Transfer RNA from a Patescibacteria group bacterium, 73 nucleotides, folded computationally.
RNA sequence: GCGCUCGUAGCUUAAUGGAUAGAGCAUCAGAUUGCGGAUCUGAAGGUUGGGAGUUCGAGUCUCCCCGAGCGCA
Numbered sequence: 001g002c003g004c005u006c007g008u009a010g011c012u013u014a015a016u017g018g019a020u021a022g023a024g025c026a027u028c029a030g031a032u033u034g035c036g037g038a039u040c041u042g043a044a045g046g047u048u049g050g051g052a053g054u055u056c057g058a059g060u061c062u063c064c065c066c067g068a069g070c071g072c073a
Base pairs, nucleotide, nucleotide: 001072002071003070004069005068006067007066010025011024012023013022018056027043028042029041030040031039049065050064051063052062053061
């Protein structure tokens, strides 16, 4: 340099172009406990890497850029 795969919450991830982008762990609060842990209930946490385009509608499709991995040279 070229090709392929990927980038979503602090971490791991789900989502056929169509509901308010959902879940587990972690965090916080409450219940429970003599205090914790475990368990249960609830809450908070998202520019879906950045930008542009297509579309009535984009996390999803197209293009550019940034980053990660693999292969070829």

Rfam family: tRNA. Rfam classes the family as a transfer RNA.